The RNA shown here (transfer RNA) has 74 nucleotides and comes from a Patescibacteria group bacterium. Rfam family: tRNA. The same sequence occurs in records of 2 taxa. Model confidence (mean pLDDT): 80 of 100. Lineage of the source: Bacteria > Bacteria candidate phyla.
[in-house]
RNA sequence: GGGCGCGUAGCUCAGUUGGUUAGAGUGUUUCGGUGACAUCGAAAAGGUCACAGGUUCGAGUCCUGUCGCGCCCA
Numbered sequence: 001g002g003g004c005g006c007g008u009a010g011c012u013c014a015g016u017u018g019g020u021u022a023g024a025g026u027g028u029u030u031c032g033g034u035g036a037c038a039u040c041g042a043a044a045a046g047g048u049c050a051c052a053g054g055u056u057c058g059a060g061u062c063c064u065g066u067c068g069c070g071c072c073c074a
Base pairs, nucleotide, nucleotide: 001073002072003071004070005069006068007067010026011025012024013023019057028044029043030042031041032040050066051065052064053063054062
């Protein structure tokens, strides 16, 4: 230098043919519960869907470029 894959909550990830609330588990906080803890139950907070642009009535999803990580080729 070239090719492929990945980037979504603090962490691990899902997200269908582009379609009307962006989610799960775990973690955090609060409440219930207990003599007090664990477990358990309920609720809440937490997101620039890596970044920028484009297509579209509508983009996490499609297209282009950039950045980062991994693998392969030279």